[in-house]
RNA sequence: UGUGCGGGAGAGAAUAAGCCACCCAUUGGGUUAUCGCCGAAGGAGCAACCGCCCCGGAAACUCUCAGGCAAAAGGACCGCAUA
Numbered sequence: 001u002g003u004g005c006g007g008g009a010g011a012g013a014a015u016a017a018g019c020c021a022c023c024c025a026u027u028g029g030g031u032u033a034u035c036g037c038c039g040a041a042g043g044a045g046c047a048a049c050c051g052c053c054c055c056g057g058a059a060a061c062u063c064u065c066a067g068g069c070a071a072a073a074g075g076a077c078c079g080c081a082u083a
Base pairs, nucleotide, nucleotide: 001083002082003081004080005079006078007077012035014034015033016032017031019029020028021027036069037068038067042065043063044062045061049057050056
């Protein structure tokens, strides 16, 4: 580092419009707009520190571009097994 298994947080089932599925209702899934919020995919910033110097690396801190805010999924990271 890859694979398999197990664990794994935060924050809106927000409002409005419209589309698709459905005979209708209900319900479900996208889209757009508006406001609120979260940090643990990814990304960016600061630099304690590492590195003799140059060069370089560098957080779970900061930002929130991206992403996310019922469940599911995803999920940094952790443990075990294996190559």

Description:
A computed fold for an 83-nucleotide RNA from Pseudovibrio denitrificans, annotated as Glycine riboswitch aptamer. The model forms 90% of the base pairs in the Rfam consensus. Its Rfam family is "Glycine riboswitch aptamer". Rfam links the family to the GO term glycine biosynthetic process. NCBI's taxonomy places the organism under Bacteria, Pseudomonadati, Pseudomonadota, Hyphomicrobiales, Pseudovibrio.